Molecule: Glycine riboswitch aptamer
Organism: Tabrizicola aquatica
């Protein structure tokens, strides 16, 4: 310098699921009476692609234990838009192992 795996960086792409109930602070208009925005706690449905459990096939030293997921769970998380999170895919380069 190459090829494989494994970390992690840059840039891109990147879903899902109640503007439900409830209405605490705040804001706006207004003489006021009041309206109108915005929504915190809490309740209920609901979603799953941070992360988290779970468990088949197969294997072992077979009592038992290893061992997968985007499947299943919904603890966390998350549910108008935006905004950030986001498995995964790409795309450039970095880092270690390992082999010929």
């Nucleotide at each position: 310098g190459c090829g494989u795996c494994a970390g992690g960086u840059u840039c891109g792409g990147g879903a899902g699921a109640a503007u439900c109930c409830g209405g605490a602070a705040g804001g706006u208009c207004g003489c006021a009476a009041g309206a109108c925005c915005c929504g915190a706690a809490g309740g209920u449905g609901c979603c799953g692609a941070a992360g988290g459990a779970g468990c088949a096939a197969c294997c072992g030293c077979c009592c038992c234990g290893g061992u997968a997921a985007a499947c299943u769970c919904u603890c966390a998380g998350g549910c108008g838009c935006a905004a950030g999170g986001g498995a995964c895919c790409g795309u450039a380069g970095c880092u270690g192992a390992c082999g010929a």